Transfer RNA from an Oscillospiraceae bacterium, 72 nucleotides, folded computationally. It matches the Rfam family "tRNA". From the family's description: Transfer RNA (tRNA) molecules are approximately 80 nucleotides in length. The source organism's lineage runs through Bacteria, Bacillati, Bacillota, Clostridia and Oscillospiraceae. The sequence was found in a public genome assembly.
RNA sequence: AGGGGUAUAGUUUAAUUGGUAAAGCAGCGGUCUCCAAAACCGCAAUUUCGGGUUCAAGUCCUGAUACCCCUG
Numbered sequence: 001a002g003g004g005g006u007a008u009a010g011u012u013u014a015a016u017u018g019g020u021a022a023a024g025c026a027g028c029g030g031u032c033u034c035c036a037a038a039a040c041c042g043c044a045a046u047u048u049c050g051g052g053u054u055c056a057a058g059u060c061c062u063g064a065u066a067c068c069c070c071u072g
Stems, first nucleotide, its partner, number of pairs: 001071007010025004019055001027043005048064005
């Protein structure tokens, strides 16, 4: 320099053909308990950043950033 891949909650991962963004662990609150743990119930929190297409974008198009791989 050229080509390809990945980016979603604190963390690990889902999301079908574009149509309500979801689960485990962690966090917070509650029930239970003498206290705690475990178990159970509930709550909060998320699409890397900008632009475009569309009634509607995590998903399609485009630019950037970070990381990984391949070629030279």